[in-house]
Molecule: small-subunit ribosomal RNA
Organism: uncultured prokaryote
RNA sequence: AUGAACGCUGGCGGCGUGGAUUAGGCAUGCAAGUCGAACGAGAAAGCAGCCUUCGGGUUGUGAUUAAAGUGGCGAACGGGUGAGUAACUGGUGGGCAACGUGUCCCGAAGCGGGGAAUAACGCCGAGAAAUCGGUGCUAAUUCCGCAUAAUGCUAUAUUGACUCUGGUCGAAAUAGCGAAAGACUUCGGUCACUUUGGGAGCGGCCCGCCCCCGAUUAGCUUGUUGGUGAGGUAACGGCUCACCAAGGCAACGAUCGGUAGCUGGUCUGAGAGGAUGGUCAGCCACACUGGGACUGAGAUACGGCCCAGACUCCUACGGGAGGCAGCAGUCUAGAGGCAUCCGCAAUGGGGGAAACCCUGACGGUGCGACGCCGCGUGCGGGAUGAAGGCGUUAUCGUCGUAAACCGCUGUUUCGGGGGAAGAAUGCUCUGAUGGUGAAUCAGAGAGAGACGGUACCCCGGCAGAAAGCCCCGGCUAACUACGUGCCAGCAGCCGCGGUAAUACGUAGGGGGCGAGCGUUGUUCGGAUUUACUGGGCGUAAAGAGAGCGUAGGUGGCUCGUCAAGUCUGGUGUGAAAGCCUUACCGCUUACCGGAAGGAGGUCACCAGAAACUGGCAGGCUUGAGCAGGGUAGAGGUAUGCGGAAUUCCCGGUGUAGCGGUGGAAUGUGUAGAUAUCGGGAAGAACAUCUGUGGCGAAGGCGGCAUACUGGGCCCUUGCUGACACUGAGGCUCGAAAGCGUGGGGAGCGAACGGGAUUAGAUACCCCGGUAGUCCACGCUGUAAACGGUGCGCACUAGGUGUGGGGGGUAUCGACCCCCCCCGUGCCGCAGUUAACACAUUAAGUGCGCCGCCUGGGGAGUACGGUCGCAAGAUUGAAACUCAAAGGAAUUGACGGGGGCCCGCACAAGCGGUGGAGGAUGUGGUUUAAUUCGAUGCAACGCGAAGAACCUUACCUGGGCUUGAACAUCCAGGAAAACCCAUUGAAAGAUGGGCUGGGAGCAAUCCCGUCCUGGUAGAGGUGCUGCAUGGCUGUCGUCAGCUCGUGUCGUGAGAUGUUGGGUUAAGUCCCGCAACGAGCGCAACCCUUGUCGUUAGUUACCAGCGCGUUAUGGCGGGGACUCUAACGAGACUGCCGGUGGUAAACCGGAGGAAGGUGGGGAUGACGUCAAGUCCUCAUGGCCCUUACGUCCAGGGCUACACACGUCCUACAAUGGUCGGGACAACGGGUCGCCAGGUCGCGAGACCGAGCUAAUCCCUUAAACCCGAUCUCAGUUCGGAUUGCAGUCUGCAACUCGACUGCAUGAAGGUGGAAUCGCUAGUAAUCGCGGAUCAGCAUGCCGCGGUGAAUACGUUCCCGGGCCUUGUACACACCGCCCGUCACACCACGAAAGUUGGCUGUUCCAGAAGU
Repeated sequence: AUGAACGCUGGCGGCGUGGAUUAGGCAUGCAAGUCGAACGAGAAAGCAGCCUUCGGGUUGUGAUUAAAGUGGCGAACGGGUGAGUAACUGGUGGGCAACGUGUCCCGAAGCGGGGAAUAACGCCGAGAAAUCGGUGCUAAUUCCGCAUAAUGCUAUAUUGACUCUGGUCGAAAUAGCGAAAGACUUCGGUCACUUUGGGAGCGGCCCGCCCCCGAUUAGCUUGUUGGUGAGGUAACGGCUCACCAAGGCAACGAUCGGUAGCUGGUCUGAGAGGAUGGUCAGCCACACUGGGACUGAGAUACGGCCCAGACUCCUACGGGAGGCAGCAGUCUAGAGGCAUCCGCAAUGGGGGAAACCCUGACGGUGCGACGCCGCGUGCGGGAUGAAGGCGUUAUCGUCGUAAACCGCUGUUUCGGGGGAAGAAUGCUCUGAUGGUGAAUCAGAGAGAGACGGUACCCCGGCAGAAAGCCCCGGCUAACUACGUGCCAGCAGCCGCGGUAAUACGUAGGGGGCGAGCGUUGUUCGGAUUUACUGGGCGUAAAGAGAGCGUAGGUGGCUCGUCAAGUCUGGUGUGAAAGCCUUACCGCUUACCGGAAGGAGGUCACCAGAAACUGGCAGGCUUGAGCAGGGUAGAGGUAUGCGGAAUUCCCGGUGUAGCGGUGGAAUGUGUAGAUAUCGGGAAGAACAUCUGUGGCGAAGGCGGCAUACUGGGCCCUUGCUGACACUGAGGCUCGAAAGCGUGGGGAGCGAACGGGAUUAGAUACCCCGGUAGUCCACGCUGUAAACGGUGCGCACUAGGUGUGGGGGGUAUCGACCCCCCCCGUGCCGCAGUUAACACAUUAAGUGCGCCGCCUGGGGAGUACGGUCGCAAGAUUGAAACUCAAAGGAAUUGACGGGGGCCCGCACAAGCGGUGGAGGAUGUGGUUUAAUUCGAUGCAACGCGAAGAACCUUACCUGGGCUUGAACAUCCAGGAAAACCCAUUGAAAGAUGGGCUGGGAGCAAUCCCGUCCUGGUAGAGGUGCUGCAUGGCUGUCGUCAGCUCGUGUCGUGAGAUGUUGGGUUAAGUCCCGCAACGAGCGCAACCCUUGUCGUUAGUUACCAGCGCGUUAUGGCGGGGACUCUAACGAGACUGCCGGUGGUAAACCGGAGGAAGGUGGGGAUGACGUCAAGUCCUCAUGGCCCUUACGUCCAGGGCUACACACGUCCUACAAUGGUCGGGACAACGGGUCGCCAGGUCGCGAGACCGAGCUAAUCCCUUAAACCCGAUCUCAGUUCGGAUUGCAGUCUGCAACUCGACUGCAUGAAGGUGGAAUCGCUAGUAAUCGCGGAUCAGCAUGCCGCGGUGAAUACGUUCCCGGGCCUUGUACACACCGCCCGUCACACCACGAAAGUUGGCUGUUCCAGAAGU
């Protein structure tokens, strides 16, 4: 934007518009007639007169009638439709000297005199009907002779002017041919008629240019192309025919196929274009389908005729009738398009002298929001910001001046009244003018309006009757709540929805448009996304594998000419409508209409210009080519030759293996291999030279020689004179593999066989081996045929290699050095590029020509054509499907990529786990419940630093309901506590009893407590750690993570942070487009190791003294140990070496300690939706006589089993017994407990000290000495079980620890696998503490004894930095391919079946000419 449709909604008017599908079928009515002034004939009803036998008859009128006929004109216009048509159909511009023309206009002339037929009608006849036959009569503007006749026509010959093709116009001559109609009349004439010349308008034919798609349509054509003659036509013409010739069209697309009425215009677009052709206008075509002629001025005729066909209808079955793509209307199909209306009043048309008649053309009205335009649904005031809705942080916000309410107006609707324009002609009369014709003009008169009592105007009256639709995640303007929970649904694209959805549904609010709003379809735009304006082809799609060359396109310098292109001016035309413009005009405005002006062509003609392009003619040499002299080369073809190697054969020597692999085996060898020597045969390929060296158009070309042969380069100047470039088709060449025929066949080697590898191994490896590889001839014609870069020419900084040639310089000379030309590489500026990159060998800047591209898949597939022996090649789609496919670069991550480097990561060691018994946790199972959480590392002696009740969250049972506890309020009552009784397992329930404090005289008030009732609300270890805070784990104590400014890049981003060293370290140094900075590292803190100072009690005791059998027991001491406070010390500071005079490293000295001395605390940006709603906090959801709360009992302690973490062992480096020695950290008054007594013992009783450097726990153990055991299931090991006990506790049954006696299980060092540890460490030994009434093999600490090993970084694991590849980015636990199974979709094939169209041949053949 729309001829629209669909959904929801709908007040009015104006102007437009309305069967796009079925050119499907049609009932009914109407759409073309008219003329009596061309002609013959001529009713009826009714009315009137007369007659009447009263039945009727007759005359007049009706009647210049109706209906029908002859004749004339019209019916070829107007109206409809777009089936056909790709065409001189249409558009535009020309031509006809090749034509026609009724009616109309202008001019000339004429209209004499005869004859005949026929319809109507009458009679007869046929038929159901339609209709027809026979016979008889009759008229004309019907028909036919005759006459007259031109300047008409034909023929013959003559002539003038003009001329575009021998024709046009004119003159004169002879011969021939050809006309007519009347009617009316006011008698003036008017209208007709005939011939002829001209005009106007209309038509016919011809031509240039323009007008869709397909080449998977490439050849078409026999009346075909032309000629001669004839026929035919209004007219040219193969239009038709006879004969002759063999032409004509086509890559500038013939023929064939598909689609389509064309145009003015319309829609869109900045334009160029693209799409379209409905209404209006011009042209064409068609009228049920096909064919045909007649009539006529005109038709091959929509409402005429004939024939054939299909269909429908009538029928008496013999025959007939019909054609809405005219206006209405109907049926069908369809998403879809109106009244079977009014009128000829206007405009236009036909007939007529006219009146007038006809007119579904037309003018109007109706229906449809189908479109455009206009109007309205009210306007002003009005804050207690009402009610109500919605939201809410509960306070408010918002709908919202919106409403109510007050005032105003009255468009439109409604009622009443008035009321147009559209009407002027024509007609009659009169006058003027006039040729006293027509026409024209003026005046008067009669008369006509479908719309319609409409438009419009006035009056009345009420805010009264009149708003919806879509949207609110981004694009895109507009946000909240609830519901839902990957459901229901939304969606134009991206995408929303899995429990907090601005995206679904609803609501409130908001945004947009508004009698409409959305949706769907279609077209253009955006899309420079087919690129003429205005694109590309190294890697995104795209350069043909290469050359030669045809057509075509393009083409050097110069002179002249022509004027085709080009440019300028003029003339004509480009219909109207439409489009643009206007202080224009008419409807109240607008849409709409009128007027004026303008625009619009690749058009035609005329005149002019001559620069450029082009044509013609001439010249030139620089492009191109030829000649002369040199030269390099794996350029090509053919023939011959050579040596090395391989294999095979023969012979010699020689003996047990050889061969092959990651390791093997198959294979080969005692019938003598391999190895080695000699001899021979055969085929293929040519080591070294060999080089980002050479040659060739590309493919490609490599021993040597010979013959033939192509091209290039350099130098020299002579010749030709644009001879050139490119190149659709075409032709030729064209690796490997493959094919055909015939050879050849050593090695290699698809297929194939065998051996291995493997889960398998139709592979990689090995042993064999056929085609093939080789030659000749022929075919194939492809490739990552790649520089992924078509060919040619010109121009645009350089540097440095290398191949060929030449020059200069130099030299004895080869060299060196400089310059030029041609090739071939690298680096690099400008410029280009999306970037990568290219960069005188362009991917830069230009010109010329060719090829090719237009999202991915389907697919280089199918069909068709061409080629091929085949394989196949070439040309080359569509359906369907996806929302991408793709390029370059960036940051990460990853790699069975690379480099560098760390870590108990491996290795080297020591000791364990995995086997046994037990402890403990987990899974699983079980259960009324076995509460919950933690789940690879980073869950599993974890939360839990301690489940008998409690804890406790779980289960069973019994209770309570504003609650057991906490916070607040109101009302009433009372103190509550406490005590007693009943009941009960307890909780609880029931009953009874006893009493508050303070102030104030008191009333009363205050404080604290309880009971009952009530409302808000408490409570929840209920859910969501994927809504969260906080805390924690992990990578990881790893060395990293970032920022500011600057710089680079279109950008993501980079740089810094990379590099060279160095370090435990992004630690430090140096370098550097970077310079700085922050969080991390380190240091600062604690502890430990040495020393000093200060201070000595409860610690210490060297010397002095006292006391004791003995002991720091005492006086004293401040030396020592120690305690605990402050200091010192270590910094690569010093020396040597290495290193760069650096950082640093190595060694050394000194030192208690040496290179961060040991240990701890300390954990960057972040990752894992890691863990925790059951520590705590917290959003949302859920429960509320229960998911809250109290109580008793049970459970968390179960047990076919599996796993983790530990303890104790298996013994002699040991067990047992006796004796003996040495710690540290800690703890203690509801406690630690000396000592004494009792008990075998656990422990009990009595009981001192200690609130602790004082007393106690507290005898440390391993160890040492002595004794015994003697390798055994033991004097090892201690599980299990029995009995008897101790202690804690209200209570040890489920379910505590310990003691004694008895019992004495498995177990003899542990499979695959796996863990810890680098020094005071591992291992081993004991001690303490937290929790705790009691309960430790766990956990957290403490000290004692006290090793081994580290070559080293290849490998396993984890990590850091640099680099590389990537199709990964929830990032390798990634991505992703194919089959199969099931369902669905699309397309193809398919025995056949069916419809349409068509070619050729033949048969039959209507009307008609």